[in-house]
RNA sequence: AACUUAUGAAGAAAGGUGGAGGGACCGGCCCAAUGAAACCUUGGCAACCUGUUGAAAGAUAAGGUGCCAAUUCCUAUUCCUUAUGGAAAAAGAUAAGUU
Repeated sequence: AACUUAUGAAGAAAGGUGGAGGGACCGGCCCAAUGAAACCUUGGCAACCUGUUGAAAGAUAAGGUGCCAAUUCCUAUUCCUUAUGGAAAAAGAUAAGUU
């Protein structure tokens, strides 16, 4: 990097440095000088893999990841629907595995 499978209406922030962007992408709508991104420290959430425990369901949270505004923030393609809205997909994200 590609492919396969699974998941997404839940959950979880303080401090320091920094100094204008950020929310993948389109259009929106938001967040941000009452301080964005990024980095560091500490803390937390979760339970995919491993570990421990258990007959199992499950529990635990030590290890590997991940995450800590908004449903993956909504939307984009197709179908149903008068509208509102609903369903499926695509894309992207994460995990585990394969090449």
Background: A computed fold for a 99-nucleotide RNA from a Flavobacteriales bacterium, annotated as SAM riboswitch aptamer (S box leader). The coordinates come from a structure-prediction model, not an experiment, and the mean pLDDT is 85. Of the family's consensus pairs, 94% are formed in the model. It matches the Rfam family "SAM riboswitch aptamer (S box leader)". Gene Ontology term of the family: regulation of gene expression.